Two RNAs folded together computationally: RNase P RNA and transfer RNA, 451 nucleotides in total. Rfam match: Bacterial RNase P class A. Rfam links the family to the GO terms tRNA processing, ribonuclease P activity and dimeric ribonuclease P complex. The family's RNA type in Rfam is ribozyme.
[in-house]
RNA sequence: GAAGCGGGCCAGGCCGCCGCUGGCGCCGCUGCAAGGCGGUGCUGGAGGAAGGUCCGGACUGCACAGGGCGGCGUAGCAGCUAACGGCUGUCCACCGCGAGGUGAGGAUCAGAGCAACAGAGACGAGUCGAUGCGCCGGCCGCAAGGCGGGCGCAUCGGGUGAAACGGGCAAUCUCUACGCGCAGCAAUACCAAAUAGGCCGGCGUGGGCCGGCGGGCUUCGGUCCGCCGGCCUGGAAGUGUGGCUCCGCACGAGCCGGCGGGUAGGUAGCACCGAGCCGGGCAGCGAUGCCCGGCCCAGAGGAAUGGCGGCCACGGCGCCGGCAUCGCAAGGUGCGGGCGCUGCACAGAAUCCGGCCUAUCGGCCCGCUUCACAC
RNA sequence: GCGCCCGUAGCUCAAUGGAUAGAGUACUGCCCUCCGAAGGCAGGGGUUGCAGGUUCGAUACCUGCCGGGCGCGCCA
Numbered sequence: 001g002a003a004g005c006g007g008g009c010c011a012g013g014c015c016g017c018c019g020c021u022g023g024c025g026c027c028g029c030u031g032c033a034a035g036g037c038g039g040u041g042c043u044g045g046a047g048g049a050a051g052g053u054c055c056g057g058a059c060u061g062c063a064c065a066g067g068g069c070g071g072c073g074u075a076g077c078a079g080c081u082a083a084c085g086g087c088u089g090u091c092c093a094c095c096g097c098g099a100g101g102u103g104a105g106g107a108u109c110a111g112a113g114c115a116a117c118a119g120a121g122a123c124g125a126g127u128c129g130a131u132g133c134g135c136c137g138g139c140c141g142c143a144a145g146g147c148g149g150g151c152g153c154a155u156c157g158g159g160u161g162a163a164a165c166g167g168g169c170a171a172u173c174u175c176u177a178c179g180c181g182c183a184g185c186a187a188u189a190c191c192a193a194a195u196a197g198g199c200c201g202g203c204g205u206g207g208g209c210c211g212g213c214g215g216g217c218u219u220c221g222g223u224c225c226g227c228c229g230g231c232c233u234g235g236a237a238g239u240g241u242g243g244c245u246c247c248g249c250a251c252g253a254g255c256c257g258g259c260g261g262g263u264a265g266g267u268a269g270c271a272c273c274g275a276g277c278c279g280g281g282c283a284g285c286g287a288u289g290c291c292c293g294g295c296c297c298a299g300a301g302g303a304a305u306g307g308c309g310g311c312c313a314c315g316g317c318g319c320c321g322g323c324a325u326c327g328c329a330a331g332g333u334g335c336g337g338g339c340g341c342u343g344c345a346c347a348g349a350a351u352c353c354g355g356c357c358u359a360u361c362g363g364c365c366c367g368c369u370u371c372a373c374a375c
Numbered sequence: 376g377c378g379c380c381c382g383u384a385g386c387u388c389a390a391u392g393g394a395u396a397g398a399g400u401a402c403u404g405c406c407c408u409c410c411g412a413a414g415g416c417a418g419g420g421g422u423u424g425c426a427g428g429u430u431c432g433a434u435a436c437c438u439g440c441c442g443g444g445c446g447c448g449c450c451a
Base pairs, nucleotide, nucleotide: 001371002370003369004368005367006366007365008364009363010362012312013311014310015309016308017307018306020045021044022043023042024041025040026039027038028037029036030035047346051357052356054355055354056353057352058351059184060183061182062181071180072179073178074177075176076090077089078088079087080086091105092103093102094101095100106175107174111173112172113169114168128157129156130155131154132153133152134151135150136149138147139146140145188268189267190266191265198259199258200257201256202255203254206233207232208231209230210229211228212227213226214225215224216223217222238251239250240249241248242247276295277294278293279292280291281290282289283288314343315342316341317340318339319338320337322335323334324333325332326331376447377446378445379444380443381442382441385400386399387398388397393431402418403417404416405415406414424440425439426438427437428436
């Protein structure tokens, strides 16, 4: 110098003006009060992922003697932790020259299932072919012997294929060990309108006629009860109205009160002394734990954390000119400068916390590896 | 907040571990016809949403993303 590996950090800075929102204080108005409205001062106000909602907990409600079946999840070994599928160390396997990286890495002598094509044969074991040995027949030959067959055993398989009597797949069922009760802040608790419905109490629901329906009785002519509709009369409970009482008018079959559940709404949960943040020390290889000192650090409830201007810093593009170097030249490379334009990511809390995963313009720092060159 | 499902040709769908992923329709060419439609024959068209893993082999099995859709929260 080039190419990489691992880890950590930042997420533009300052000023001015105008806004939003939480807390504390003061003033004014209003209200019996609680409180509400307005103004003003001080002060706090997004993140490393607040995201995806993939795990684990806190918290709350319900359920729960104990055991078993079932379901879901995890998987070398040891440890950390409130807990975890997270993290740390280490073994093994694979990848990389290496720094390092990845791993759902228990069990196939418990059982089941699967393997296309090719191949003699593909998951039960055997079949096919070749060779050798043993036994038993047959034919030829005088004989030695030769030819051919059957059975059993052993060995081998040109080649095919990912894989060939020996394995593979458990991210196939399954077995083993361990863990898990179910829901989720719209959980949950308290206060509590209007309307409807529930329970209880009080007041009222008058009289006559006609029609229809249903039921009981019937000597079949009717009769009694209930409901519905219509007409006449009365207007007593109650409501409205003439300002109120008396009184009058209209409507009129329901009206009034109490209790309990529960909705809208409100308050709490909820903004935090906390598995909290910062710094230091000790123990441990490390994750992590312990001790000491300091700090208090967003919070709404359709949801605040923003906008404009100026200066500086950074990135990109264009123009101008400078220096160094290579080159005959054209031109190339590198460095810093001025001006103009432009950009500054991913994304935004919603009960809280620990992780994982994913997105992210760029910039900085530390440690390490390989290669090349110089000393 | 809790939970479920889907993504395959331009469109609608198959294929549930096995060779080169198929149907209907749409498209293109040819035949038929005077011409068109209908019909017949042939053909093209695929990152199976993306990336990784398991496996001899993945559309399928597993994991993480991306996109889309649905249900519950009650009522009495």